RNA sequence: AGGCGCGUAGCUCAGUGGGAGAGCGCCACCUUGACGUGGUGGAUGUCGUCGGUUCAAUCCCGUCCGCGCCUACCA
Numbered sequence: 001a002g003g004c005g006c007g008u009a010g011c012u013c014a015g016u017g018g019g020a021g022a023g024c025g026c027c028a029c030c031u032u033g034a035c036g037u038g039g040u041g042g043a044u045g046u047c048g049u050c051g052g053u054u055c056a057a058u059c060c061c062g063u064c065c066g067c068g069c070c071u072a073c074c075a
Base pairs, nucleotide, nucleotide: 001071002070003069004068005067006066007065010024011023012022013021018055026042027041028040029039030038048064050062051061052060
């Protein structure tokens, strides 16, 4: 330098045009002598950035940024 893949909740990830979700974690209450377990309820997201397409974009297209893998180049 080029190619491919990935970026979604605190963590690990699913979702792929019209409701943003799961597990674990966190908080409150109940349960316990206490901790844990169990039960009930709750909080948390500019869906990496910018732009485009569309009636409508996390999802499609382009750009840039970051991460990973591969190839090439230099020495």